[in-house]
RNA sequence: UCGUGCUAGGCGGGGCGCUAGCGGUGCCCUGUACCCGCAAUCCGCUAUAGCGGGGCUGAAUCCCCACUCCGAGGGCUCGACGGCUGCUGGGACUGCUGGGCUAAGCGGCGCUGAAGGCUGGGUCCUGUGCGGCGCGGGCCUGUGAACCUGGUCAGGAUCGGAAGGUAGCAGCCAUAAGCAGUAUCCCGUGGGUGUCACGGGGCAGCCUGGCCUGAGCUGGCUGGUUUGGCAAGCCGGUGGCCGCAGUUCGACGAGGGGUGCACGA
Numbered sequence: 001u002c003g004u005g006c007u008a009g010g011c012g013g014g015g016c017g018c019u020a021g022c023g024g025u026g027c028c029c030u031g032u033a034c035c036c037g038c039a040a041u042c043c044g045c046u047a048u049a050g051c052g053g054g055g056c057u058g059a060a061u062c063c064c065c066a067c068u069c070c071g072a073g074g075g076c077u078c079g080a081c082g083g084c085u086g087c088u089g090g091g092a093c094u095g096c097u098g099g100g101c102u103a104a105g106c107g108g109c110g111c112u113g114a115a116g117g118c119u120g121g122g123u124c125c126u127g128u129g130c131g132g133c134g135c136g137g138g139c140c141u142g143u144g145a146a147c148c149u150g151g152u153c154a155g156g157a158u159c160g161g162a163a164g165g166u167a168g169c170a171g172c173c174a175u176a177a178g179c180a181g182u183a184u185c186c187c188g189u190g191g192g193u194g195u196c197a198c199g200g201g202g203c204a205g206c207c208u209g210g211c212c213u214g215a216g217c218u219g220g221c222u223g224g225u226u227u228g229g230c231a232a233g234c235c236g237g238u239g240g241c242c243g244c245a246g247u248u249c250g251a252c253g254a255g256g257g258g259u260g261c262a263c264g265a
Base pairs, nucleotide, nucleotide: 001265002264003263004262005261006260009057010056011055012030013029014028015027016026020046021045022044023043024042034054035053036052037051038050063258064257065256067255068254069253073249074248075247076246077245079244081243082242083241084240085239086238087237088236089235090234093233094232095230096229097228098227099226100225101224102223104222105221106220107218108217109216116212117211118210119209120208121207122206123205124201125200126199127198128197129196130194131193133190134189135188136187137186138185140181141180142179143178149174150173151172152171157166158165159164
């Protein structure tokens, strides 16, 4: 150095959590890595810290290292840092917004007369007249009575010797109540009636005429000032998440190093 047969070892590891602690079951990372049984009101153990049973490999790509590097991912600090976000309070400032005052600027009105004063009228209430409209009545027109209205009353009736008289139906004429109409006219009466006339009351506000006087008035916009509101920004407090930073553990991987026994050639 090669061959054969063995043995130690290996056949996954790590973070979190749980635990006095260790390992496993659980969750996550790595990435491919024998099988079966056990286990969260846990399971198995005790610093050689899963237990029991079976299988494969086996001295090196494979096993070991308390060595160096890289570094997935997790834990901790929650930090004088940055961003986002939940809750809570504030109202100084920025922003938005309601009201009052002001009148500097712009605008509008104003010597064809502002504001003010005096006075009249209207708007409001009430009465009268006149008109209009409605209603009722009158006047007027028509109609209107078997008898119980009138006139005239044929026929007929009746009294009378007669002359003549009496009552009177139908018809005709007229009329009462009633019914219907009614242009104008007359009387009465009513109102959510009137570009009408006259009187009384009222007159805060508004509109308007006249007279006096003679320069302001207004508050739309900007500005100033004052008093409220909102809470987006902002300020205070307290949480969460992400990033960044520090620290800690650290898989996979890279480098370096280490590790047998027997026999034969």